This is a predicted complex of two RNAs, RNase P RNA and transfer RNA, with 430 nucleotides together. Rfam match: Bacterial RNase P class A. The family's RNA type in Rfam is ribozyme.
[in-house]
RNA sequence: GAGUCGGUCGGGUGGUCGCGGCCGGGCAUGACCCGGUCGAGGAAGGUCGGGACUCCGCAGGGCAGGGUGCUGGCUAACGGCCAGUCGAGGUGACUCGAAGGAAAGUGCAACAGAGAGCAGACCGCCGAUGGGCGAUCCUCGAUUUGCGGGGGUCGCCACAGGCAAGGGUGCAACGGUGCGGUAAGAGCGCACCAGCGUCCGGGGUGACCCGGGCGGCUUGGUAAACCCCACCCGGAGCAAGGUCAAGCGUGGGACGGCCGGCCCGGCCCAUGUCCCCAGGUGGACCGCUCAGAUGGAUGGCCACCCGCCAGUUCCGGCGACGGGCCUGGCGACAGAAUCCCGCCUAUAGACCGGCUC
RNA sequence: GCCGGAGUAGCUCAGCUGGUAGAGCAGCUGAUUUGUAAUCAGCUGGUCGGGGGUUCGAUUCCCUUCUCCGGCU
Numbered sequence: 001g002a003g004u005c006g007g008u009c010g011g012g013u014g015g016u017c018g019c020g021g022c023c024g025g026g027c028a029u030g031a032c033c034c035g036g037u038c039g040a041g042g043a044a045g046g047u048c049g050g051g052a053c054u055c056c057g058c059a060g061g062g063c064a065g066g067g068u069g070c071u072g073g074c075u076a077a078c079g080g081c082c083a084g085u086c087g088a089g090g091u092g093a094c095u096c097g098a099a100g101g102a103a104a105g106u107g108c109a110a111c112a113g114a115g116a117g118c119a120g121a122c123c124g125c126c127g128a129u130g131g132g133c134g135a136u137c138c139u140c141g142a143u144u145u146g147c148g149g150g151g152g153u154c155g156c157c158a159c160a161g162g163c164a165a166g167g168g169u170g171c172a173a174c175g176g177u178g179c180g181g182u183a184a185g186a187g188c189g190c191a192c193c194a195g196c197g198u199c200c201g202g203g204g205u206g207a208c209c210c211g212g213g214c215g216g217c218u219u220g221g222u223a224a225a226c227c228c229c230a231c232c233c234g235g236a237g238c239a240a241g242g243u244c245a246a247g248c249g250u251g252g253g254a255c256g257g258c259c260g261g262c263c264c265g266g267c268c269c270a271u272g273u274c275c276c277c278a279g280g281u282g283g284a285c286c287g288c289u290c291a292g293a294u295g296g297a298u299g300g301c302c303a304c305c306c307g308c309c310a311g312u313u314c315c316g317g318c319g320a321c322g323g324g325c326c327u328g329g330c331g332a333c334a335g336a337a338u339c340c341c342g343c344c345u346a347u348a349g350a351c352c353g354g355c356u357c
Numbered sequence: 358g359c360c361g362g363a364g365u366a367g368c369u370c371a372g373c374u375g376g377u378a379g380a381g382c383a384g385c386u387g388a389u390u391u392g393u394a395a396u397c398a399g400c401u402g403g404u405c406g407g408g409g410g411u412u413c414g415a416u417u418c419c420c421u422u423c424u425c426c427g428g429c430u
Base pairs, nucleotide, nucleotide: 001357002356003355004354005353006352007351008350009349011305012304013303014302015301016300017299019039020038021037022036023035024034025033026032027030041333045344046343048342049341050340051339052338053237054236055235056234065233066232067231068230069229070084071083072082073081074080085099086097087096088095089094100228101227105226106225107222108221122167123166124163125162126161129160130159131157132156133155134154135153136152137151138150139149140148141147175193176192177191178190179189180188194218196215197214198213199212200211201210202209203208241286242285243284244283250278251277252276253275254273255272256268257267258266259265306331307330308329309328310327311326313324314323315322316321358429359428360427361426362425363424364423367382368381369380370379376413384400385399386398387397388396406422407421408420409419410418
């Protein structure tokens, strides 16, 4: 100098005018006055996760649905925090990771390409074997040399067929390198390496790590696709909910009312008495807090200091630059509403510490 | 305060079992007409609200953030 990680602060003091709660005092008892005291944040924000609390249907089981997903711990709980393992990135400090299962099953992979999932042959290689043509040799038949059959050798074709090494396509082409092998090739065989499965020994609570043996020779990707496995979640939310409770009205219960001392009887009416109860509207209070409003207070102005920026001027210095006076500007993001634990996002600037190159 | 929904062309909307993003209206050019409208033919126009991740590949799947709209006393 560059970088990385963690933490702290995020203006201060005084005056004055105001606002809300509480306490004390005063009297003209008023939503009054005076005094004292308290009064936003690291995120109060987004409302993303979890909990307390409240109601619903007892919250126990199951289905559906949703969420989480390496290991160990912390926590009331969480998708949070701490430590570790593995993987990826970085020279490094360090950072990031929804990091179970793809040999349980289903699905998907456009375009390109021959072929895209127990795949495939465009160019290419071969053509051993079979086939065709030609040359030559041997033999047999018939026989006039010509012809026909069989066989051997060599050459050509690239027809059947074989191959997957190389080229080419693609995000991805069914392990990599080498030797052998072959007609050409290929895990076809072998050696080493990578990877998978399994067994053994050692270390660790565990994820996992180290070492060795054996096996088939390779079993690809995607689950923030369906799905499988393990674990968790009942739903709604303080506008939850609870208490008190006018007026008009509603429902239920009691007595029908009048004449009459009572019964019978008569009249009136399906009303009434306004006696009791219930639910409940307006409304009030609680929930609502050592900030605690309940249409929502926590603010404005002035002075000085502090920090930063710009300008003028003076001093020092060759210079980059440093220091002083003065003037002007700026001091962010943002503001509680039941509470708490986290996460994420925004934030002018200042300071401290660890570590790396 | 609590809960839910939507952002795609100038406007209104499709497209979301992932594979080059479309329609109608609007705009421009040409034809038709004496001229305009209508009609016909063609064309232009897209950070799929922003950022990051999964994947070979994202408008679509996941996370975060911004804006707008609606409901509940």